[in-house]
RNA sequence: GCUGGUGUAGCUCAAUUGGCAGAGCAGCUGAUUUGUAAUCAGCAGGUUGAGGGUUCAAGUCCCCCCACCAGCU
Numbered sequence: 001g002c003u004g005g006u007g008u009a010g011c012u013c014a015a016u017u018g019g020c021a022g023a024g025c026a027g028c029u030g031a032u033u034u035g036u037a038a039u040c041a042g043c044a045g046g047u048u049g050a051g052g053g054u055u056c057a058a059g060u061c062c063c064c065c066c067a068c069c070a071g072c073u
Stems, first nucleotide, its partner, number of pairs: 001072007010025004019056001027043005049065001051063003
């Protein structure tokens, strides 16, 4: 330099023809306990890597960058 893949909550990952962004763990609050852990109930947490385009509507399609991984040279 070329090709392919990945990027979504603090972490690991979903999101099925484009149609309200979710789960588990972690965190916080409460219950339970003499207390802690465990368990149960609830709450909070997101510019979907940056920018632009298409569309009534984009995590999803297109363009261009960035980071990382793999392969080729």
Transfer RNA from a Clostridia bacterium, 73 nucleotides, folded computationally. Model confidence (mean pLDDT): 80 of 100. Taxonomically the source falls in Clostridia (Bacteria, Bacillati, Bacillota).